[in-house]
This is a predicted structure of a 117-nucleotide RNA (SAM riboswitch aptamer (S box leader)) from Platysternon megacephalum. The prediction has a mean pLDDT of 82. Lineage of the source: Eukaryota > Metazoa > Deuterostomia > Sarcopterygii > Platysternon.
RNA sequence: CAUCCAUUGAGAUCGGCUGAGGGACAGGCCCCACGACGCCGAGGCAACCCGCGUCGCCACCGUGCGACAGAAGGUGCCAAUUCCUGCGGCGCGUCCCCACGUGUCGAAUGAUGGAGG
Numbered sequence: 001c002a003u004c005c006a007u008u009g010a011g012a013u014c015g016g017c018u019g020a021g022g023g024a025c026a027g028g029c030c031c032c033a034c035g036a037c038g039c040c041g042a043g044g045c046a047a048c049c050c051g052c053g054u055c056g057c058c059a060c061c062g063u064g065c066g067a068c069a070g071a072a073g074g075u076g077c078c079a080a081u082u083c084c085u086g087c088g089g090c091g092c093g094u095c096c097c098c099a100c101g102u103g104u105c106g107a108a109u110g111a112u113g114g115a116g117g
Stems, first nucleotide, its partner, number of pairs: 001117001003115006013042005021031003025086004043078003048074002050070001053068005058062001087106008
C1' cells in the first nucleotide's frame, strides 16, 4: 500500500509546552486567545486483537468446544451520530412534471480494527 471482512446513535479529560487555526473533502453549521490544532506527561473509555481467571459440555477428556470474564499486553478512541448534508429507492408537502423541502431505508465517503500478499 492493492484487496477482503467487521464496526461506526453508547462510552471516556486533566496538566505542561506552543500559539492560530481546527472539525478528512465541498457546502452548511460548529469549536477556538476563557488558548484551538499539534507535541509531551498522566488519567480514562472500550473490547477489534488478545484472554490471566471462573463456570459448563462431551461414545471424542483434548494443545477440545462454549459462556462469562477487562487482570497483563497490542492497537484505537476520549466536542457535537462519521457534527449534518452530498448518491439512490420509497413516503409526505409545495396542485402535476421539474425542482426544492422533509421523513425513512440503503449505498457512498471517511475513520478504526482484523485478515492478507